[in-house]
RNA sequence: UCUUAUCAGGAGCAGGCGGAGGGAUGAGCCCUAUGAAGCCCGGCAACCGACUCGAAUGGGCACGGUGCUAAUUCUUGCAGCGAUUACGCUGAAAGAUAAGA
Numbered sequence: 001u002c003u004u005a006u007c008a009g010g011a012g013c014a015g016g017c018g019g020a021g022g023g024a025u026g027a028g029c030c031c032u033a034u035g036a037a038g039c040c041c042g043g044c045a046a047c048c049g050a051c052u053c054g055a056a057u058g059g060g061c062a063c064g065g066u067g068c069u070a071a072u073u074c075u076u077g078c079a080g081c082g083a084u085u086a087c088g089c090u091g092a093a094a095g096a097u098a099a100g101a
Stems, first nucleotide, its partner, number of pairs: 001101007012041001015040003021031003025077004042069003047065003051060003073094001078091005
C1' cells in the first nucleotide's frame, strides 16, 4: 500500500507512578490541577490462534497474539433527499481495529 470484516453496545467519576496536555486532520464543540499524555495494575470485548461442545459456515472458554477502556469513529468537512429557516435522514470519503496479501 491492497483486500475482507466490524465501528448506536461494553469497560476503575476517590487504584499507583506521572506531571500538561488531550479528543487522527481543518472547523466546531468538548475533556483536563476535583489532575491531560504516557507507564503499571484492574476491567471490557472476543478479530486471530489454542482448547472444547457440536451435524454446522454454529456455540463455549479466555490460555496465547492483538485491540479497546469521556462524548455514535464527539459532530462536521463530499454527494443525494426532505424542510421557509433551524435542522433531519441516507450513502460515500477519511480514520480506527483485526485477519490476510

Model confidence (mean pLDDT): 84 of 100. Predicted 3D model of a 101-nucleotide RNA (SAM riboswitch aptamer (S box leader)) from uncultured Sporosarcina sp. Lineage of the source: Bacteria > Bacillati > Bacillota > Bacilli > Sporosarcina. RNAcentral holds the sequence, with entries from MGnify.